The RNA shown here (small-subunit ribosomal RNA) has 1516 nucleotides and comes from an uncultured bacterium. Rfam family: Bacterial small subunit ribosomal RNA. The prediction has a mean pLDDT of 84.
RNA sequence: AGAGUUUGAUCCUGGCUCAGGACGAACGCUGGCGGUGUGCUUAACACAUGCAAGUCGCGCGAGAACGUCUCCUUCGGGAGGCUAGUAAAGCGGCGAACGGGUGAGUAACACGUGAGCGAUCUACCCGACGGUGGGGGACAACCCAGGGAAACUUGGGCUAAUACCGCGUACAGCGCUGGGAGUGAAGACCCAGCGUGAAAGCUGGCCUCUCCAUGGAAGCUAGCGCCGUCGGAAGAGCUCGCGGCCUAUCAGCUUGUUGGUGGGGUAACGGCCUACCAAGGCUAUGACGGGUAGCUGGCGUGAGAGCGCGAGCAGCCACACUGGGACUGAGACACGGCCCAGACUCCUACGGGAGGCAGCAGUGGGGAAUAUUGCGCAAUGGGCGAAAGCCUGACGCAGCGACACCGCGUGGGGGAGGAAGGCCUUAGGGUUGUAAACCCCUGUCAGACGGGACGAACCGUAUGUCGGCGAAUACCCGGCGUGCCUGACGGUACCGUCAGAGGAAGCUCCGGCUAACUCCGUGCCAGCAGCCGCGGUAAUACGGAGGGGGCUAGCGUUGUUCGGAAUCACUGGGCGUAAAGCGCACGUAGGCUGACUGGUCAGUUGAGGGUGAAAUCCCAAGGCUCAACCUUGGAACUGCCCUCAAUACUACCAGUCUCGAGUCCGGGAGAGGUGAGUGGAAUUCCUAGUGUAGAGGUGAAAUUCGUAGAUAUUAGGAAGAACACCAGUGGCGAAGGCGGCUCACUGGCCCGGUACUGACGCUGAGGUGCGAAAGCGUGGGGAGCAAACAGGAUUAGAUACCCUGGUAGUCCACGCCGUAAACGAUGAAUGCUAGCCGUCGGACGGCAUGCCGUUCGGUGGCGCAGCUAACGCAUUAAGCAUUCCGCCUGGGGAGUACGGUCGCAAGAUUAAAACUCAAAGGAAUUGACGGGGGCCCGCACAAGCGGUGGAGCAUGUGGUUUAAUUCGAGGCAACGCGAAGAACCUUACCAGCCCUUGACAUCCUGGUCGCGGAUAGCAGAGAUGCUUUCCUUCAGUUCGGCUGGACCAGUGACAGGUGCUGCAUGGCUGUCGUCAGCUCGUGUCGUGAGAUGUUGGGUUAAGUCCCGCAACGAGCGCAACCCUCGCCUUUAGUUGCCAGCAUUAAGUUGGGCACUCUAGAGGGACUGCCGGUGAUAAGCCGGAGGAAGGUGGGGAUGACGUCAAGUCAUCAUGGCCCUUACGGGCUGGGCUACACACGUGCUACAAUGGCGGUGACAGUGGGCAGCCACUCCGUGAGGAGGAGCUAAUCCCAAAAAGCCGUCUCAGUUCGGAUUGUACUCUGCAACUCGAGUACAUGAAGUCGGAAUCGCUAGUAAUCGCGGAUCAGCAUGCCGCGGUGAAUACGUUCCCGGGCCUUGUACACACCGCCCGUCACACCAUGGGAGUUGGCUUUACCCGAAGGCGGUGCGCUAACUUUUAGAGGCAGCCGACCACGGUAAGGUCAGCGACUGGGGUGAAGUCGUAACAAGGUAACC
Repeated sequence: AGAGUUUGAUCCUGGCUCAGGACGAACGCUGGCGGUGUGCUUAACACAUGCAAGUCGCGCGAGAACGUCUCCUUCGGGAGGCUAGUAAAGCGGCGAACGGGUGAGUAACACGUGAGCGAUCUACCCGACGGUGGGGGACAACCCAGGGAAACUUGGGCUAAUACCGCGUACAGCGCUGGGAGUGAAGACCCAGCGUGAAAGCUGGCCUCUCCAUGGAAGCUAGCGCCGUCGGAAGAGCUCGCGGCCUAUCAGCUUGUUGGUGGGGUAACGGCCUACCAAGGCUAUGACGGGUAGCUGGCGUGAGAGCGCGAGCAGCCACACUGGGACUGAGACACGGCCCAGACUCCUACGGGAGGCAGCAGUGGGGAAUAUUGCGCAAUGGGCGAAAGCCUGACGCAGCGACACCGCGUGGGGGAGGAAGGCCUUAGGGUUGUAAACCCCUGUCAGACGGGACGAACCGUAUGUCGGCGAAUACCCGGCGUGCCUGACGGUACCGUCAGAGGAAGCUCCGGCUAACUCCGUGCCAGCAGCCGCGGUAAUACGGAGGGGGCUAGCGUUGUUCGGAAUCACUGGGCGUAAAGCGCACGUAGGCUGACUGGUCAGUUGAGGGUGAAAUCCCAAGGCUCAACCUUGGAACUGCCCUCAAUACUACCAGUCUCGAGUCCGGGAGAGGUGAGUGGAAUUCCUAGUGUAGAGGUGAAAUUCGUAGAUAUUAGGAAGAACACCAGUGGCGAAGGCGGCUCACUGGCCCGGUACUGACGCUGAGGUGCGAAAGCGUGGGGAGCAAACAGGAUUAGAUACCCUGGUAGUCCACGCCGUAAACGAUGAAUGCUAGCCGUCGGACGGCAUGCCGUUCGGUGGCGCAGCUAACGCAUUAAGCAUUCCGCCUGGGGAGUACGGUCGCAAGAUUAAAACUCAAAGGAAUUGACGGGGGCCCGCACAAGCGGUGGAGCAUGUGGUUUAAUUCGAGGCAACGCGAAGAACCUUACCAGCCCUUGACAUCCUGGUCGCGGAUAGCAGAGAUGCUUUCCUUCAGUUCGGCUGGACCAGUGACAGGUGCUGCAUGGCUGUCGUCAGCUCGUGUCGUGAGAUGUUGGGUUAAGUCCCGCAACGAGCGCAACCCUCGCCUUUAGUUGCCAGCAUUAAGUUGGGCACUCUAGAGGGACUGCCGGUGAUAAGCCGGAGGAAGGUGGGGAUGACGUCAAGUCAUCAUGGCCCUUACGGGCUGGGCUACACACGUGCUACAAUGGCGGUGACAGUGGGCAGCCACUCCGUGAGGAGGAGCUAAUCCCAAAAAGCCGUCUCAGUUCGGAUUGUACUCUGCAACUCGAGUACAUGAAGUCGGAAUCGCUAGUAAUCGCGGAUCAGCAUGCCGCGGUGAAUACGUUCCCGGGCCUUGUACACACCGCCCGUCACACCAUGGGAGUUGGCUUUACCCGAAGGCGGUGCGCUAACUUUUAGAGGCAGCCGACCACGGUAAGGUCAGCGACUGGGGUGAAGUCGUAACAAGGUAACC
C1' cells in the first nucleotide's frame, strides 16, 4: 500500500466482499510448564447458610457462670477463695454518612472544564487566645408485679455519670441602634451603647506551698478530655460561562408559569414555599414532546482528522425489594437505621410478628457464557481506644478457567543401501526424506531427594543515653542506640544433587483474491461457499488419502467494533448524460459584500501566569534471570481562564470617494401583458338555383350519406373557432408562454449623454406570487376537432392501430388545482481567460452612398487553451476563481405505507421501514441483428424450358411389427446417404449348439519334425471330434533336434470387444462458399477496449486495379502458375492413317507419313493495336486482325473461421466397462416384415407417339478363374463347339434417337403393374430372398391441389453406350458421346451473400432480450371490527406515615415571684402528600376474521407492451 466482483472486451460511476488490528467474549478440535493480569456484558430476577462495624472499664452504675482450691456436711449439698472487677447485657462517647457493591434511573449544572460564593457549613486533626465557677432533678441496667405462642411489652420501686437541666461569668460570637473610614456596589474593617448566648470531668505521679496530718486531699504537677472565639488544612453545599446523543413524520410550550412586594424556610442565595400585585418567560442558534444513555480520565482503531466504546484501574454522580417520609447527627433523608404503603418470602398458638446479598463466598433461575460457602489480619489502609489491643470478605494471599498478554519446553550433533511402509508414476523413477533406524551428546520444564528466603518496618518490652515539664534524681512526654518478639502466602520462590531422550503437538488451509497439488471416490447427488462461484463421469473448489503452506499450546469459527471506505469527503467528494439544480420569480431572517483615511482591539497573533488529579500513552533509567509486569524521573495532556503587548486582515465606530447599484435627459426595437373594437380566407350548417346516380372512405372494404335528389356547382345567410403567405437556429418575456388588424392602459429591455444619490449591493432557509396541458365548480357558448361510447373492418382474438359517427372537453367569465422529458435534463450573481463566420437592435467614424471599419447589447455555427469517464463544453463554459441557496450517497421495495399540511374531488406535498439482490447504471468499442438506409452480386426473383407433388413400380427413411427386423446419418448441409452391389459369406442383430491363453500377437517350459495336398470312412445340423491310405519332405549346420522355422501340449503375463463416450481426441469430411474476404509488423491516434491501414472517389468476377489519404509495408485468400478441350508448328510413324502409285473381297499388302489420329515439345491472347469515353489513371464501349477477345470453355485448387456440424462402425486413440463372455466358432433365421407417411428415382398416361421394317453415323472404357469372333442347336434367356486377344492389332460392340411404312384418339396396337405356367443362368445352395427368357394375364394411370425443384449454351431437354462393385443381381452411382433449344425487360419483390452507414435494453448475439395479469409455494409488510398490555396527561374521589399550622379544661420531675404559672407531652382538627380508585384522552407495542399491494421461487397459463422505424416511434 491494496485486491475480487457489472462487460464479448473497455473506461467511468457505484455498491457488495476480502486481506489488518482489537475483545470482560462464546463455540469446535486439541492441550506440557510458569509468571502477570482478568472473570454474570443476560434477570436492578429471587435468595438457604456463614461472615462483611464495631470499639472504649483511662466516662458510669452494676456484675456472673463453667471449672478449680479450701472448709463444713444430715453426703442431698452448703460456705468461702481463685476464676474476675473478667464475660454478657445496660447508661454514655466516638464510629456506623468511610470503606465495599451496582448502573436501574437520569439528556440534568448529572458529568467535564474554567470561574464565582462580597450568599455558606464543617465532627475528628493543626496553630493561636481565653475559660473550665457554683448547683439541681431524673432515666436505664437492677428488683418486684403483670400481658404475650413469639417478637416484645406494661405498671411500680432504687441508682451513677464526660447522660440531662437551671444560675453566674465571658470575648474578637449573635441581634438591634448610632457613628467613622472606605468601595463602581454591597460586605469585610474601626468606635460606642443595649440585649443575648458556655463548659465535664477522667487517669498517673508528688508533698514545694495551704489543709487534714505515718499518708492523703478539693493542693501541686503531667497527660487525656470539656467550653468560647479567630485562623489553617481537608471535606461538603450553592451559582454561572463553555462542551459532549438521535428524532421536525414532536412546532409551538408555560399559571408557581416570568417578575415584584410582604412573610416563611434553609448552613446559605433563590418561587425553595406562601399571600397579594403585574403579565410575563422560552422557542427555528430547535423550546415542548418522544427515543436512547450514568458522565469523565481514558480504551480500541486510524497517517491524522475522526469513528466506535466507557469492562478492569481512578475521579464524580445516582441507587440499595418498589414508592413515600422524616428522625438522629458536624455530616444521611442513611445498602447491613427508623416509620408508613405495596408486592413477595418465612414463622405463628391465627390474636399477631419477621425479612431485604446491586458487601464476600454460595444457591436456584435466566443465558452462548463468567470462579471457592478457602487462608490471614503477617503487610498496606480504616474504626475505636491513653495504650496493649479488638474489629476489618477493605486488603494481602491461595483455589478454579489457555479468558488475555508474556516467557520456556517437547531435544542437540552426526547419519544414504537415500531402508521399509505410504503416495504418485511416462514403470525409468520421483516423493515422504536426514526424516527414521543407528552412533555420540545435553539436561531447560515436569519427576525424586536435600537446603531454603526477601517481603519485618513497627508496636511492645528490657536497657543505655539526650532533651522537655516540674520544687524534683518522681511521673509523664519526645529523640537516638542495642537485645528480644511478630509471616496467611509457604517448606513457596530460589539453590544443589540424581536418573533418563526418557513424560510433553496440535489446529487450519491448499480454484482466484491468498502462501500451498496430486491420486482415488462421488456424478447438479452428497456436499462446499467470505465474494466471485464449484458439483450434470477425467472436480487442484465436494469426501478420503499422500504431499505441501501457515500459525503453534494453541488453531479455527461465530459475534461486535475501527480500518481499508476519499462509501457523509473539516483535512478530503459530487450534481449536462452515471444518484443529484427547487418549474420560475419577488423577497424576510441569515450568510457574503467596492475604494481611501482615522480610531477601538472583540476575533486573530505573540509573550507571561494559573489550571489541565493520579494512573494510561511517549522518552530515559531502574527492579523481578528475560519479557509481560512493576518502580522512579521527565515530557506530554494539542483544552480552559487571567494579564500584558501587537494592529496587517475580519469586525465595530467616525469621515471621505465613485468604478458596483440606482435616478435623470434624449432616442430605439419588439407575437411582452390587459381590455375594447374590427377584418378576410376556410370548415360546417340553413335557404334557393343548376344537375343526376352515385358519393364517401380504404391496403382492400364496409358501416355512413344519397332518387324524400346526395356528392359536385352557383348565390345568399348563420354561427363558432383559429389567424395561411410574411416567417427567419428572427423578436419579446423570469419561467409557463406570446403570432390577422386598430385603439386605450401598462411592465421590462437596449443605445447615447454624464447632471444627481453615494455601496443604497449579491444570494436567499421559511414565506409570497406566477405557473402548459389535463381535471374540478358555477354560468354561458359550441363551427371544427375529439377521450368515453356505438357501429364497420382487420385479426386466432382485437375491449387497439384503420374507417364512419359521436358526448364531455377544447372557447368565454369567475373560482380552484399546482403538476409535466415545467429540458439547455446545465441554480443565481460577479470578475478573468485565443479567435473566425452568420444574424437581430442601437450608436459612432470614413468616404467611392452602399459598402468598409469601430463599439454596446442579444441570438446562432465552428473552433484554441483548459476541462471531461467519454460523449462533448468551450467569453451564452461543463474553463480559471469568489459568494449564497437547493440537492445526491447501490438497485428493487417506493416517490409507496403511516402521520402531518393543502385540496370540493382527483390528488399534491413532506416521506420511511421490514424484506430482497450483487449488482443496477453512464459513455464509448467490436460484433451480431433490424418488418433501418445506401451501393453491389448470385438460376435469388423475373423471362423461359423441362420436372416433382396425382398413378404403378424401384429405392431410402419414419412409424409399426418382430426372437431379431444390427448400427450410424436428421432443416438447407439425413432420407438411390455410409452401402462401388445383405440368398450363405458379408453381419455387427436374433434363436440354438459348441470353445476358454482362445480365430490373431509376443514371451516361458516340455515334446514332436512338421506343414501342405489328395483320398476313404464314422458321429454330428455344422463348428468339431475320431480314424484310413497315398504324395510331398524347408534353410543353416560345428551333424548334436544344435539354431532358425513349423506344429502339439501346459502355465501365466496377456489376447479379444462393430461394447460406451464424436460433449475427452487425432485424422478425414460436410457447410457458409470459389463468397472476397481474414490478418500481421512498424508507425500514428485514443486513458482504454480499439481505430487507422482495410474507409473515401472510380473500377473489377475479385481487398482486381488506379487515384486520394497518417500511414508505410507484408502474409493467408483472389488472379496466375497445373490438367483438359479448341488453332497452328515441330518431333515420331505402329497396332493408327491413305492424297498420289501398285494391289486386294477388305489399308488386305507394297509403299508413303502429306492428311486424320496418337503423344511429347513448343507457339498463340497481352486490352497488344485503332477510335470513343473516363481524370491525362485504372478501366469501360466499339472496331480491326484472329481458330480463339477481354478470367476463351471445363476441371483441380476451398483463406481466418462458424456450426461442441458428421464420423470411437474405415483407421488411430484417452478414459470407462466385459473377461468360461459384451470374446471366439457354427447351423438356421433376420437386416427383404407392412394398416400407413415422406424423400429420391424409373416407367407411363401416348401420334414430336406405339408397332414393324431398314447394310446411316459415335466416344469413353473393359477383358486371361477374362472378353469371346465364327459355326451349330433353341422362339428366347441360353447351350455345345471353337479362332483371336495380356490388346491404337482380337473381343465386348448391336450404338440409340434417325429414316421408311402402319396405327387414328380409344383406357387403345397407349401403359405395363400384378398373377399363372414353363424355362435359362450364376452359385455348395435361389423357400424365406437373385437376375433373365417365353407364352398367357393386362391393374392404376387420360399430364397431376396447395406447394415445390433444376437449368443461361454445346447448357436444358432427349437418345443410347461404357465402367466400378460383382459368382449372380442397378431404374442407383461414376463416366462417354449423338441430336440439340427457349429466355433474361430488369433488380421493385422472395432467398442467400459482400461493403459502407444507422439504431440497439442483443453478446448463448432476434430461434436474442423482455413486460403484465392469472395459478401454486414461501417471506416480510400496510389497512382492519376489535382485543391485550406498557408509558403518560387532565378532572375528581380516597388520604397511611410524616413534618408543618392550629387547638390542647387530658397529663406533666428540673425553672419561677410556687393555692398557681411558664414550658413541655399525649390527644384532636386542618392544608399538603405516596399508594389506590373513577372517568375521559394521548402515545407505543402484541394479537386479530378478512383484505391490499410487494418480494422471492430451472423448466405452469394467456398474450407481445418495450429494446431495430420492435412492426401504431418512444417517453413524461